RNA sequence: UCCGGUAUGGAGCAGUAGCAGCUCGCAAGGCUCAUAACCUUGAGGUCGUAGGUGCAAUUCCUACUGCCGGAA
Numbered sequence: 001u002c003c004g005g006u007a008u009g010g011a012g013c014a015g016u017a018g019c020a021g022c023u024c025g026c027a028a029g030g031c032u033c034a035u036a037a038c039c040u041u042g043a044g045g046u047c048g049u050a051g052g053u054g055c056a057a058u059u060c061c062u063a064c065u066g067c068c069g070g071a072a
Base pairs, nucleotide, nucleotide: 001071002070003069004068005067006066007065010024011023012022013021018055026042027041028040029039030038048064049063050062051061052060
């Protein structure tokens, strides 16, 4: 320099155009003599950034940034 992958709550990940979700973690409550486990509820996301297409974008297109890998 070129090519490919990836970026989504605190962590790990789903979500191929129509309500942003799962597991763990965190907080509160229940259960228990008590703790753990278990059950219920809740908080926490400008979906990497900026544009474009479209009635509608996490999703499609373009550029850029970070990370990973490959080629030279």
Molecule: transfer RNA
Organism: Planctomycetales bacterium